[in-house]
Description
SAM riboswitch aptamer (S box leader) from an Anaerolineae bacterium, 113 nucleotides, folded computationally. Its mean pLDDT, the model's own confidence on a scale to 100, is 86.
Order: sequence, then structure tokens, then C1' cells
RNA sequence: UUCUCAUCCAGAGAGGUGGAGGGACCGGCCCUGCGAAACCUCGGCAACCGCCCGGCACGCUCAGCGUCAGGGGAAUGGUGCCAAUUCCGGCAGAGGAAUCUGGAAGAUGGGGA
Repeated sequence: UUCUCAUCCAGAGAGGUGGAGGGACCGGCCCUGCGAAACCUCGGCAACCGCCCGGCACGCUCAGCGUCAGGGGAAUGGUGCCAAUUCCGGCAGAGGAAUCUGGAAGAUGGGGA
């Protein structure tokens, strides 16, 4: 970088450096000199992978071992995240409308190339 799978209406910010942008893209609407991005420090949120407990079931060379669904725990392991639902919409369908459903795109994680 690309393919695939899962999730995305919950949750969680202070200080320092910095000095004008930021919220992916486009439109809107927001945030921002009462200090944007970025970096650093400390703090926090969260069970995706991994770990621990326990265990339905299955298998085997069956007092045992291996694999494993649902469940529980842990944030000294690997990531991620800490304005607004992924801030809202963008495409399609239903509907008189409000709105709803699905999708695309994006983000994060697991697996593969």
C1' cells in the first nucleotide's frame, strides 16, 4: 500500500512548548488569540489482539491432554482513543413530510498478500 472481517448514538483532559489553524474529502455547521495544528509531560477512557479465570461442546493415544461457543476478570503486554453520533449531510430506497432503512467514504483493531 492493498484484500478481507468486526466495530463506530457509550466513555475519557490538565500542564508545558508553540503561534494560526482545526474538525479526512466536498457542502453545511462548529471549535479556535479566553490560544488552532504539532510535539512533550502527566492523567484518564476503553476489552480489538494477547493474558487470566471458568466452561457448553468436540477430538485424542481418555483418572489425562488438545481445541473451543457463550460468560467473567484485568488497563505494569501490543494497539487505539479523550468537543459535538464518524459533528450532520453527500449515494440509493420508503414516505406528503418529519423521519427511517441500507450503502459509499473514513477511522480503529484482527487476519492475509